[in-house]
Context: one part of a larger RNA
RNA sequence: GGAUGAACGUUGGUGGCAUGCUUAACACAUGAAAUUCGGACGGGAAGUGGUGUUUCAAGUGGCAUAUGGGUGAGUACUAUGUAAAAAAUUACCAUUGGAAGGGGAAAAACAGCUGCAAAUGGCUACUAAUAACCCAUAGGCUGAGGAGAAAAAUGAGAAAUCCGCCCAUGGAGGGGCUCACGUCUUAUUAGUUAGUUGGUGAGCCAAUUUCUUACCAAGGCAAUGAUCAGUAGCUGGUCUGAGAGGAUGAUCAGCCACACUAGGAUUGAGACACAACCCAGACUCCUCUGGGAGGCAGUAGUGGGGAAUUUUCCGCAAUGGGUGAAAGCCCAACGGAGCAAUGUCGCGUGAAAUCAAAAGGCCCAUAGGCCAUGAACUUAUUUUCUCGGAGAAGAAAAGUGACAGUAUCUAAGGAAUAAACAUCGACUAACUUUGUGCCAGCUGUCGCAGUAAGACAAAGGAUGCAAGCAUUAUCC
Numbered sequence: 001g002g003a004u005g006a007a008c009g010u011u012g013g014u015g016g017c018a019u020g021c022u023u024a025a026c027a028c029a030u031g032a033a034a035u036u037c038g039g040a041c042g043g044g045a046a047g048u049g050g051u052g053u054u055u056c057a058a059g060u061g062g063c064a065u066a067u068g069g070g071u072g073a074g075u076a077c078u079a080u081g082u083a084a085a086a087a088a089u090u091a092c093c094a095u096u097g098g099a100a101g102g103g104g105a106a107a108a109a110c111a112g113c114u115g116c117a118a119a120u121g122g123c124u125a126c127u128a129a130u131a132a133c134c135c136a137u138a139g140g141c142u143g144a145g146g147a148g149a150a151a152a153a154u155g156a157g158a159a160a161u162c163c164g165c166c167c168a169u170g171g172a173g174g175g176g177c178u179c180a181c182g183u184c185u186u187a188u189u190a191g192u193u194a195g196u197u198g199g200u201g202a203g204c205c206a207a208u209u210u211c212u213u214a215c216c217a218a219g220g221c222a223a224u225g226a227u228c229a230g231u232a233g234c235u236g237g238u239c240u241g242a243g244a245g246g247a248u249g250a251u252c253a254g255c256c257a258c259a260c261u262a263g264g265a266u267u268g269a270g271a272c273a274c275a276a277c278c279c280a281g282a283c284u285c286c287u288c289u290g291g292g293a294g295g296c297a298g299u300a301g302u303g304g305g306g307a308a309u310u311u312u313c314c315g316c317a318a319u320g321g322g323u324g325a326a327a328g329c330c331c332a333a334c335g336g337a338g339c340a341a342u343g344u345c346g347c348g349u350g351a352a353a354u355c356a357a358a359a360g361g362c363c364c365a366u367a368g369g370c371c372a373u374g375a376a377c378u379u380a381u382u383u384u385c386u387c388g389g390a391g392a393a394g395a396a397a398a399g400u401g402a403c404a405g406u407a408u409c410u411a412a413g414g415a416a417u418a419a420a421c422a423u424c425g426a427c428u429a430a431c432u433u434u435g436u437g438c439c440a441g442c443u444g445u446c447g448c449a450g451u452a453a454g455a456c457a458a459a460g461g462a463u464g465c466a467a468g469c470a471u472u473a474u475c476c
């Protein structure tokens, strides 16, 4: 000198764009953050005088809830970055080729009875389906022989037809596995490893593999630093620097890990699953003491910790996601508004002319100098401000705008509403007087102050920067 997710002191007019718990992965009151489909299904309810049409949605069923959003505790490598590879997988989407014939059985809901404080159940009887199952049918699969196992579903419409289902094919994108190289500190950590290293048989998996197991061998790693210990999410990037490097990993983007702590599986194309389940633990809450409920590292908010970090706001109008044939519905993703000089960029706080022109202050001492490149006065102007009027783009045929009566344009008014902070001995731009008297004090370093202090304090003046200015902390 530059930089910061900064803080503190003081001061503070405004706009655009960004950013905003770095500490306790501490504990959380309350609301809302994942639904949707009646064009899969039975039954029920509302409405109607009745039928039909219509509406609602508890239950069965389908898809989604593995995305999006958060955090960085763990992890020095099962991660990440770059570059490769083979022994496999993939719901929705797109391609191509086939197929969809027949049948019975059950269990929710509803109804009846009934237990319980609640959470939540139990028994009896009935029933539909794109729910589950059986028979038939075949390309393909396994197999080496004898054969084995193995598919389907309808719905809407007057119809044409459309949507959906099953099998195979295999595209795109995705994920799983393997390998080479790179990735902090310590030797005051020198030996370490026993499923450990390799092989055979078997099991498991979508798949390779000590992934698991039985047996056999005794290997594997290591001063080119193994192992132990400490610290830490990694990267694109960011800051600095002429560069080489050094430091760093907020926001944005990619990957990983985690979801009160520890373990486990279920479902599914995909999880060992943040707002799913089971078990154990700690904590909090309810209880009729028998038993139950919960998980903000999603959003807003609360307490606590801290030098320190915002609203319990509006909307699905846009972008995007889920679902649905669609209309649509849902979305604290997202789009916006609010708060904060937290940063950055811009604008303003006035402009012009004139007067031998000035009250006051300071220095000085009859003089004069500085504030003064100019207060008042005069003349215009209105960025901003106040108050009226008009009023968007963002929205691709029509329709649809939270933001928002916002941005912007325009009439009227009146210089009106708007400057601080630090420094002035040298480094370092800027000097005098008074007070104090090694005292009070200053200080980044050198140092200053003991009676003439340009270094303390005040005043006048000056310098720097400016809605900021100083200080502190950290990095280059």
Base pairs, nucleotide, nucleotide: 001476002475003474004473006472007471009469010468013347014346015345016344017343018342019340020339021305026303027302028301030300031299036062037061040060041059044056045055046054070258071257072256079183080182081181082180084178089174090173093171096168097167098166101135102134103133111124112123113122114121115120141148142147155162156161184230185229191221192220193219196218197217198216199215200214201213202212203211233255234254235253236252237248238247239246240245260281261280263278264277283294284293285292286291311337313336314335315334319333320331321330322329323328351379352378360371361370362369363368385413386412388410389409390408394403421464422463423462424461425446426445427444431460432459433458434457435456441448442447

About this RNA
The part of an RNA shown here (small-subunit ribosomal RNA, 5' domain) has 476 nucleotides and comes from Pinus lambertiana. The prediction has a mean pLDDT of 82. Taxonomically the source falls in Pinus subgen. Strobus (Eukaryota, Viridiplantae, Acrogymnospermae, Pinus). Rfam family: Bacterial small subunit ribosomal RNA. The RNAcentral record of the full RNA draws on SILVA.